Context: one part of a larger RNA
RNA sequence: CGUUGAAAUUUGAGAAGAUCUUUCUCUAGUACGAGAGGACCGAGAAGGACGAACCACUCGUUGACGAGUUGUCCUGCCAAGGGCAUUGCUCGGUAGCGACGUUCGGUUAGGAUAAACGCUGAAAGCAUCUAAGCGUGAAGCCGCCUUCAAGAUUAGAUUUCAUCAUUAGAUUCCCGGGAGAUGACCGGGUUGAUAGGCUUCAGGUGUAAGUCCGGUAACGGAUUUAGCCGAGAAGUACUAAUAAAAUCGAG
Repeated sequence: CGUUGAAAUUUGAGAAGAUCUUUCUCUAGUACGAGAGGACCGAGAAGGACGAACCACUCGUUGACGAGUUGUCCUGCCAAGGGCAUUGCUCGGUAGCGACGUUCGGUUAGGAUAAACGCUGAAAGCAUCUAAGCGUGAAGCCGCCUUCAAGAUUAGAUUUCAUCAUUAGAUUCCCGGGAGAUGACCGGGUUGAUAGGCUUCAGGUGUAAGUCCGGUAACGGAUUUAGCCGAGAAGUACUAAUAAAAUCGAG
C1' cells in the first nucleotide's frame, strides 16, 4: 500500500518440523539342527541420542541481599559506620535465567507403491506374475501428529458494531510487563490494584545496634531464632497513570 469501515473468532491453499534407535525378558532353549548353535511372528520392560516445555526437587549463577574479615583514609575520639583496594577477599543466597534437574514426545491408523512374491491368463491348444485384468508388499511416498499460514491479488468465512459524524473503532500521551535493541506485542489509565510506596507473609542471611551481666583483657552471655533484606505473594489509592486535549477514521 492492497484486501469494501471496524472489533472479535476462525477455515486452511500452501509451507516447515517431527516421524530415530539399542539392550533385556517372555513366547522358547520351542521351530530348525547329528551337534554346536538357535529363530520368524507376537507380547512386555529398561535405556541412549535428539527435541519441546518448565523451575516443585537437585545443582549452577545471582557485581542493587545478609554476614565474616585484612590494609588504609574519612565521619574530632571510643563505639558504630562510610569510601577504596579485581565485587578487596571470603561464606551463604531470593526472584529471574539455566542444566547437570523435572515432565513430556516419536506410538496406533489408513492409502498408493519399489524391489520382490503371487492369482487368473492369452499371444504361442502347452508354459508363463502381464499383454487385458486382480492381489501381497518398505524406516521410503501421500496422509495421520505438531507449528506457521488469506499478499491464497482467487486477498476467504462467521458473529457483532457503525451509516454522515470529533460514527464504530484506533492511535498519540501516560503507568508498566512473564514483551522487547527501536518499532512491535501484552496489561492498565481513577467506573483504577498498572507500577512505586506501605502493611502482612514467603524466602535469604544468621542472632543487629544500644544497654546489662561475666572476664584484667581479647572476648563470652542475656535482651534476641534477633536485626537487616533486590527482583517473590496477598492486601491497601498514600504517590504516579490528571482535567482533558489532539490525530486518524467509509461511497
This is a predicted structure of a 251-nucleotide part of an RNA (large-subunit ribosomal RNA, domain VI) from Candidatus Kerfeldbacteria bacterium CG_4_10_14_0_8_um_filter_42_10. Its Rfam family is "Bacterial large subunit ribosomal RNA". NCBI's taxonomy places the organism under Bacteria, Bacteria candidate phyla, Candidatus Kerfeldiibacteriota. The prediction has a mean pLDDT of 86.